[in-house]
Molecule: small-subunit ribosomal RNA
Organism: Spirosoma telluris
RNA sequence: AUAUUUACGAUGGAGAGUUUGAUCCUGGCUCAGGAUGAACGCUAGCGGCAGGCCUAAUACAUGCAAGUCGAACGGUUCGCAAGGACAGUGGCAAACGGGUGCGUAACGCGUAAGCAACCUGCCUCAUACUGGGGGAUAGCCCGGCGAAAGCUGGGGUAAACCCGCACGGUCCAGUGUCAUCACCUGGUGAUCUUGGUAAACAUUUAUGGGUAUGAGAGGGGCUUGCGUCUGAUUAGCUAGUUGGGGGGUAACGGCCCACCAAGGCGAUGAUCAGUAGGGGUUCUGAGAGGAUUGGCCCCACAUGGGUACUGAGAUACGGACCCAACUCCUACGGGAGGCAGCAGUAGGGAAUAUUGGGCAAUGGACGGAAGUCUGACCCAGCCAUGCCGCGUGCAGGAUGAAGGCGCUCAGCGUUGUAAACUGCUUUUAUCAGGGAAGAACAGCAGUCCUGCGGGAUUGUGUGACGGUACCUGAGGAAUAAGCACCGGCUAACUCCGUGCCAGCAGCCGCGGUAAUACGGAGGGUGCAAGCGUUGUCCGGAUUUAUUGGGUUUAAAGGGUGCGUAGGUGGUUUAAUAAGUCUGGUUUGAAAGCAAGCGGCUUAACCGUUUGAUGUGGCUGGAAACUGUUGAACUUGAAUGCGUUGGCGGUAGCCGGAACGGGUCAUGUAGCGGUGAAAUGCAUAGAUAUGACCCAGAACACCGAUUGCGAAGGCAGGCUACUACGACGGGAUUGACACUGAGGCACGAGAGCAUGGGUAGCGAACAGGAUUAGAUACCCUGGUAGUCCAUGCCGUAAACGAUGAUUACUGGCUGUGUGUGUUCAAACAUGCGUGGCUGAGCGAAAGCGUUAAGUAAUCCACCUGGGGAGUACGCUGGCAACAGUGAAACUCAAAGGAAUUGACGGGGUCCGCACAAGCGGUGGAGCAUGUGGUUUAAUUCGAUGAUACGCGAGGAACCUUACCUGGGCUAGAAUGUGCGUGAAGGGCUCAGAAAUGGGUCCGUGUAGCAAUACACACAAAACAAGGUGCUGCAUGGCUGUCGUCAGCUCGUGCCGUGAGGUGUUGGGUUAAGUCCCGCAACGAGCGCAACCCCUGUACUUAGUUGCCAGCGAGUAAUGUCGGGAACUCUAAGUAGACUGCCUGCGCAAGCAGAGAGGAAGGGGGGACGACGUCAAGUCAUCAUGGCCCUUACGUCCAGGGCGACACACGUGCUACAAUGGUCGGUACAGCGGGUAGCGAUAGGGUAACCUGGAGCCAAUCUUGUAAAGCCGGUCACAGUUCGGAUUGGGGUCUGCAACCCGACCCCAUGAAGCUGGAAUCGCUAGUAAUCGCGCAUCAGCCAUGGCGCGGUGAAUACGUUCCCGGACCUUGUACACACCGCCCGUCAAGCCAUGGAAGUUGGGGGGACCUGAAGUGGGAGGUAAAAGUCUUAUCAGGGUAAACUCGGUAACUAGGGCUAAGUCGUAACAAGGUAGCCGUACCGGAAGGUGCGGCUGGAACACCUCCUUU
Repeated sequence: AUAUUUACGAUGGAGAGUUUGAUCCUGGCUCAGGAUGAACGCUAGCGGCAGGCCUAAUACAUGCAAGUCGAACGGUUCGCAAGGACAGUGGCAAACGGGUGCGUAACGCGUAAGCAACCUGCCUCAUACUGGGGGAUAGCCCGGCGAAAGCUGGGGUAAACCCGCACGGUCCAGUGUCAUCACCUGGUGAUCUUGGUAAACAUUUAUGGGUAUGAGAGGGGCUUGCGUCUGAUUAGCUAGUUGGGGGGUAACGGCCCACCAAGGCGAUGAUCAGUAGGGGUUCUGAGAGGAUUGGCCCCACAUGGGUACUGAGAUACGGACCCAACUCCUACGGGAGGCAGCAGUAGGGAAUAUUGGGCAAUGGACGGAAGUCUGACCCAGCCAUGCCGCGUGCAGGAUGAAGGCGCUCAGCGUUGUAAACUGCUUUUAUCAGGGAAGAACAGCAGUCCUGCGGGAUUGUGUGACGGUACCUGAGGAAUAAGCACCGGCUAACUCCGUGCCAGCAGCCGCGGUAAUACGGAGGGUGCAAGCGUUGUCCGGAUUUAUUGGGUUUAAAGGGUGCGUAGGUGGUUUAAUAAGUCUGGUUUGAAAGCAAGCGGCUUAACCGUUUGAUGUGGCUGGAAACUGUUGAACUUGAAUGCGUUGGCGGUAGCCGGAACGGGUCAUGUAGCGGUGAAAUGCAUAGAUAUGACCCAGAACACCGAUUGCGAAGGCAGGCUACUACGACGGGAUUGACACUGAGGCACGAGAGCAUGGGUAGCGAACAGGAUUAGAUACCCUGGUAGUCCAUGCCGUAAACGAUGAUUACUGGCUGUGUGUGUUCAAACAUGCGUGGCUGAGCGAAAGCGUUAAGUAAUCCACCUGGGGAGUACGCUGGCAACAGUGAAACUCAAAGGAAUUGACGGGGUCCGCACAAGCGGUGGAGCAUGUGGUUUAAUUCGAUGAUACGCGAGGAACCUUACCUGGGCUAGAAUGUGCGUGAAGGGCUCAGAAAUGGGUCCGUGUAGCAAUACACACAAAACAAGGUGCUGCAUGGCUGUCGUCAGCUCGUGCCGUGAGGUGUUGGGUUAAGUCCCGCAACGAGCGCAACCCCUGUACUUAGUUGCCAGCGAGUAAUGUCGGGAACUCUAAGUAGACUGCCUGCGCAAGCAGAGAGGAAGGGGGGACGACGUCAAGUCAUCAUGGCCCUUACGUCCAGGGCGACACACGUGCUACAAUGGUCGGUACAGCGGGUAGCGAUAGGGUAACCUGGAGCCAAUCUUGUAAAGCCGGUCACAGUUCGGAUUGGGGUCUGCAACCCGACCCCAUGAAGCUGGAAUCGCUAGUAAUCGCGCAUCAGCCAUGGCGCGGUGAAUACGUUCCCGGACCUUGUACACACCGCCCGUCAAGCCAUGGAAGUUGGGGGGACCUGAAGUGGGAGGUAAAAGUCUUAUCAGGGUAAACUCGGUAACUAGGGCUAAGUCGUAACAAGGUAGCCGUACCGGAAGGUGCGGCUGGAACACCUCCUUU
């Protein structure tokens, strides 16, 4: 010395809410903090210290705020005098102090300097002097005018008033010389000479004054550097302007001027406009900054302006003159006035105090002094306006009192040790007593000292505040607590009321019947004599970013280049010292700030010391870096040379294909066009074909992530001219470079102008279609235009949405073009042009040597969304328009990237989803449910799928909830229950009944009895009751997606995160079923399996079932003995697992008329993941809350739920011959049965009736199954089909079949002849068809529901389409999730703004006219003046025309917001025509179309390239 570490000290920076379903980012809005000259609301005990018109620089009544000196003067007056008082002359002061912030953007202020360009009364110091004369005037006296203010004539008078004279000087001024200094003109000193000035006295005799000069101190004037707000939608300004010369001034200066010259300022912002006193400071902030009010300094002003006088000093707040406005007095002739001094008044305003005391202190003026004056000042008063301090008590005290409030309510919790109660204390307040400091002087008196000027000391004397502060005492908890808040941010929670109302709200947001968000209450939290609210400032906000931001997609890179100013700049060396670093010095007022110490009991407050600060000036040093100057260099740059490249540019010439047209020919009926058509063309010959000709425009193939160019852009071939790049090589110059505000040039397409040209295409336009419409998409035509020349325009998604330049930082792989090596391939090295990836970066997507990485320089741009790229102004343009570019108002978001879903007129797959089939519905009649309508009531609920033969598995009464009427009120039911009575039954009255009354019979069991038990009635009381509301407060249950294959978790991994992975991929499956692969490995709920039924067999068992064999018996029958084989019954077991074979496959698995087997990958049921639909149900039940209580409860009668123009759903029966009808005949299964099933027998045509065996059931019974089969009949018809409807007669159930039951018989015999659009079910024992049973139930409106068996098909090519679902991927502006979102016109209301005929006001300047006072000049006049006249300047006034900024306005334009009305559907998905940009035209509107451009477009195909293996 460097590095590292440690210790100490000082100092020190917090975020949150809100965009989304969620996430990250960007970004705004809002909050928490501090402050305040504040105001407002509620509240209020005391003290200290501060502060107190921020608005109308509005107007002011009244009083006071500047006088003093008799030791300058004369006089008047009082007094005997001493002495005092007074107006005037004179002197000094009044230029200080005090107020305010209008003006001022300026040398005004701040800071640092300068004056060699200056002044300075009083004060200090020094030197010299103070001689001698003259004059006037006020006061006073006598008059005059006037209402007054005041003015004026005459007479006489003093001074420190005024005016001459004078010596001398070292005094002043000028010229010169010398010396010296210096900073340009010059300064200083010395000397010579010329010129020019002064004075005042007073008295107490010692002082005080006076004059001149010099010096000092303090004060002032002027000049300069630097700093000092906003706007460029203010870009040019300036004639006294810039300089010279002169005048003037204390002094410099256009400060002024007849004259001379023509300059001066400005993009480093002149001029203009707006705003504003500046600073110290103060507030805030970590700081840098930002904002900034009174006390201190400076400035400016004094009713608005102008002007000078006096004076040392003023252009003078309480002086003067003039103009103007205003106010007052007046005798109308004239006068007076200026609170932005202190109080005070009015007014304004949200808002800011007493017409107080005193000069005791401090300070000032005058004076020799006493002293006088002093609204400066010191005090007091008012105000919680702020800061600070104190108090409103302390301790004990649990029956945790009462009351309040809450709750799960016999009770508990909380208020709460809180209160009561006991003990203690007495600050403060009240009363009583004492009682200051602030006082030091001066003066007077005395003493001492003295240099005689004075000094020291003692005594005396002086207090507004104020009997105040303070101290002591007395009694007594006594005299003293509120305000805001309690949804999150943000500390603090419950009840009631209210019901999108009333209201709250800082932001997000609360309130639509369970509000911690409104209002009240209880409780709590915070702060506290205050607490909140509002306003303003800073902070948070890194949200203007110097510290400390950004620009691919969020706001933001200029369309591109050239280049001016400016900024920045390669290597070496020398000098310098401007920047830079460092030392010293000076300044930076005081107050304020920080620290220490100290004074008020503390604190606030105050004092003192130190520090810090205002970052300036001067000076010494250093020399690395930057700058400057000199010298040099070659690597940056450029030039030259060589090679080479290209759709670079301009001009000219040429070419073929195609389209179109013309002529001719061939040829005949169509052509053309579309999703399909039509318009159009065509028998006057089209289209098609051939030949020849004409014209214009564009250049197939090559052709490519190819090439060139600054960008726009550039493509047939050739030529000419021209520009450029790269490489090689190191010849030349020697930093000549980079960037680039203004500026200039270029700049697709559209568009404009003029003149040409016009084949095709083609805005506008026309027609045809499409459509609800179709100003579109499609079609047929078609004008501008597209093309050329010349000139404008100057914009695009002018994009890589990525400015230019330079340097650095890993790889892999293509390609174009050079160079080197080389036979070639390949390799190396440059410059371009692509892809992928690393580090790094990024919010992410992504970028990644062609950076969006790491750095540097310069330019451009951004700061929430909308309003708006709009308005106004200006510039450019022929115009269209382009450039520049706001505000009011409004919102709390707008936005980027990515995630999960959902959706798509994106993809793959599955499903009776379609298709293929069979049968239906929709048409008829009837049944049933619903809607609607009706009604006293037609009770209620269910309403797309997922309501509608649903709740209801049974409405005549009951049910029943509805309606009408009649009753009851602790109630209809249940429990406890005094008591009464057995229970119970009969009769009777009123009534529709409920109900009420009467009467009679009856008198239980146990026990001797008391009593108990059972039953019934039942007073009081306690528990009522409600099918009233809320299924959007709920439980439970249920539907649906869906028996779809999905839904998740743990750990790990990936991602900032939401989240992903697993679960995707390749296969496979009915399946997230399984296999393989894989940053995943596992697991759970689902799937499957386990359970039940069915299909086969076996075992066991054998009645009520069975009967093969044996026996018995009958007309016949398992009827009987018996049997245990079979069927069957019902318990168990076995069986099926792709186990075996073949093929395919890695496997899973698939295929196979395979083997075997009863069955082959079985059939049916139960079972329903996470969740969705605020799905359904408060009327099954339960239940919170609300509501009713002589009724919304309850009983009864009757009615209704069954109505009927109509509409829909679900069914039944049909329309017939595959049928109807008659007769005969066969075969089930599941079930039910004692208030029952009921055999059998009899009666009746029948329903059914009578009697009644058997059976609580494998026993008896229901019980004939029907379709089928056999035979007869009917022959196609409204029928021998069909059975509705109606009439009549019956049966049964039941208290009762009228409303309103079923069944039977006879008669009647409707519609209907297979059903429009549309629509439903079903894939096998299924559909279809046939009957049977059961529940409910007295009966039954059952054709319904739930089961059972009988007979028993057809079809599936296939996945394009419809519907639903699953998965993957993609897009998204959707997330209430496409039934989404969303655009514009129009209509309505409100708001702000633009334009606008006009109208009105302000501002500054110029022109012209006029022009007060004053000052300067002149004339005249005088002894000198003044008055007078004139001129210049000029305040003010006026005239006319412009400029500029506002207000207002008929009318008008667009914009924003609102509830959401009308018309459409433009955008978001391929948004149904991809969208968007520029431009042009058109259209009710979104918008459409043309031309060029972009991807910020989806999908598919192809090509190319890349990655991995």